Predicted 3D model of a 72-nucleotide RNA (transfer RNA) from Bifidobacterium adolescentis. NCBI's taxonomy places the organism under Bacteria, Actinomycetota, Actinomycetes, Bifidobacteriales, Bifidobacterium.

[in-house]
RNA sequence: GCCCCGAUGGCCCAGUGGUAGCGCAGCCGCCUCGUAAGCGGCAGGUCGCCGGUCCGAAUCCGGCUCGGGGCU
Repeated sequence: GCCCCGAUGGCCCAGUGGUAGCGCAGCCGCCUCGUAAGCGGCAGGUCGCCGGUCCGAAUCCGGCUCGGGGCU
């Protein structure tokens, strides 16, 4: 230098064009003599950045940044 993969709540990850979700963690409640477990609920993310396409972009296209892998 070139090629491939990844970047989404605090954490691990889904979501491949039509209102962003699950689990864990957090908070509240139920249950319990009490704690844990269990059950119910709540809060939390301008989807790495900048542009473009589209009626509409986390998703498609271009550039860049960071991480991982490969080739020379």

Model confidence (mean pLDDT): 84 of 100. It matches the Rfam family "tRNA". Its family is annotated with triplet codon-amino acid adaptor activity in the Gene Ontology. The sequence is in RNAcentral, with records from ENA.